Notes
A computed fold for a 378-nucleotide RNA from a Planctomycetales bacterium, annotated as Bacterial RNase P class A. Of the family's consensus pairs, 94% are formed in the model. It is recorded under the gene name rnpB. The organism belongs to Planctomycetales, within Bacteria. Model confidence (mean pLDDT): 77 of 100. RNAcentral holds the sequence, with entries from ENA.

RNA sequence: GAAGUGGGCCGAGUGGCCGCCGCGAGACGUCACAGUUUCGGGGAGGAAAGUCCGGGCUCCACAGGACACGGUGGUGGGUAACCCCCACCGUCUGCGAGGACAGGGACAGUGCCACAGAAAGCAAACCGCCGGUUCUUCCACGGAAGAGCCGGUAAGGGUGAAACGGUGCGGUAAGAGCGCACCAGCGGUUCGGGUGACCGGAUCGGCUCGGCAAACCCCACCGGGAGCAAGACCAAGCAGGAAGGACGCGGAAGCAAUUCCGCACGGGGCGGUUCGUCCCGUCUGACUUCCGGGUAGGUCGCCAGAGGCGGCGAGCAACUGCCGUCCUAGAGAAAUGGCCACUCUCGACAGAACCCGGCUUACAGGCCCACUUCAGAA
Numbered sequence: 001g002a003a004g005u006g007g008g009c010c011g012a013g014u015g016g017c018c019g020c021c022g023c024g025a026g027a028c029g030u031c032a033c034a035g036u037u038u039c040g041g042g043g044a045g046g047a048a049a050g051u052c053c054g055g056g057c058u059c060c061a062c063a064g065g066a067c068a069c070g071g072u073g074g075u076g077g078g079u080a081a082c083c084c085c086c087a088c089c090g091u092c093u094g095c096g097a098g099g100a101c102a103g104g105g106a107c108a109g110u111g112c113c114a115c116a117g118a119a120a121g122c123a124a125a126c127c128g129c130c131g132g133u134u135c136u137u138c139c140a141c142g143g144a145a146g147a148g149c150c151g152g153u154a155a156g157g158g159u160g161a162a163a164c165g166g167u168g169c170g171g172u173a174a175g176a177g178c179g180c181a182c183c184a185g186c187g188g189u190u191c192g193g194g195u196g197a198c199c200g201g202a203u204c205g206g207c208u209c210g211g212c213a214a215a216c217c218c219c220a221c222c223g224g225g226a227g228c229a230a231g232a233c234c235a236a237g238c239a240g241g242a243a244g245g246a247c248g249c250g251g252a253a254g255c256a257a258u259u260c261c262g263c264a265c266g267g268g269g270c271g272g273u274u275c276g277u278c279c280c281g282u283c284u285g286a287c288u289u290c291c292g293g294g295u296a297g298g299u300c301g302c303c304a305g306a307g308g309c310g311g312c313g314a315g316c317a318a319c320u321g322c323c324g325u326c327c328u329a330g331a332g333a334a335a336u337g338g339c340c341a342c343u344c345u346c347g348a349c350a351g352a353a354c355c356c357g358g359c360u361u362a363c364a365g366g367c368c369c370a371c372u373u374c375a376g377a378a
Base pairs, nucleotide, nucleotide: 001374002373003372004371005370006369007368008367009366010365012343013342014341015340016339017338018337020043021042023040024039025038026037027036028035045349049360050359052358053357054356055355056354057227058226059225060224069223070222071221072220073219074088075087076086077085078084089103090101091100092099093098104218105217109216110215111212112211113210126157127156128153129152130151131150132149133148134147135146136145137144138143165183166182167181168180169179170178184208186205187204188203189202190201191200192199193198231300232299233298234297240291241290242289243288244287248263249262250261251260252259253258264282265281266280267279268278269277270276307326308325309324310323311322312321313320344347
């Protein structure tokens, strides 16, 4: 210098003016709220997204066991928990830094294996090789070649993702773990290392065994349901219940129900009060008080938290203990906007709605760290 691998970070900036949503303080205002106004301070993200996992919180349900259903699946650790993270192991893959793995069980059982191929699951004879037999041809009479039929053979060719170990020697008509040696692999016993997954060695055995469980299934472990429109508190008006509540009297109209007038009494409004006046009512009840549930409405849940940053300690790490420091939206149909000026690399994906830990997906452009391979120079 070129090409890569892994990880971390940023996500235009500064200033002015005008707004919008919360918070704090003051003033006006109010019985108190409400409301108005001034000042100060705060106001989206790395994914706020998908709602895919896990938890907190809330309400409901719940003796125990079994079955069903769903999820998870190497080992050890981390965590509130996890389908998450860290470290390690194994397999596959890349020259390498690294990457991928749904990574228990295929002698418990069932099932599937496309196309091609003769044969795809208690394997299988298409070509080939070998033996026997019949016929034909040739012949130097010893045989040779070809065709048909019967049989042997998994060493070779060919098909396939996959064809029942590999190499060599023996063996055979030709062959074959048929026999033997070594290697690979499987299983048993055993020794050493490791917490463990597992790794390394010794010895024995039958000689060799296909793949698929994100197919059913088996094994082990885990799992109650609904979700902030969860839920809690306060509580108008109307309706309901209980208690109190004016003794009602007279007259008129009408068949009657009922209505009207006067007086008395009760309650309420206006008016400073006596008084006056207006309205409602008098047992089918005006009005007053209380009660329970609870609508509208209000308050809480609701943002200081499994919180961020720094230091020290334990740990390979994830993570964690202690100390210090910081405060950083909280609405309730939903605020976070607009204009101007300057600068730059000229600006992507995208907008909180109870909260948190993850995963996944989207993303203009830029920065940093560690490492690998190749080439060159000193």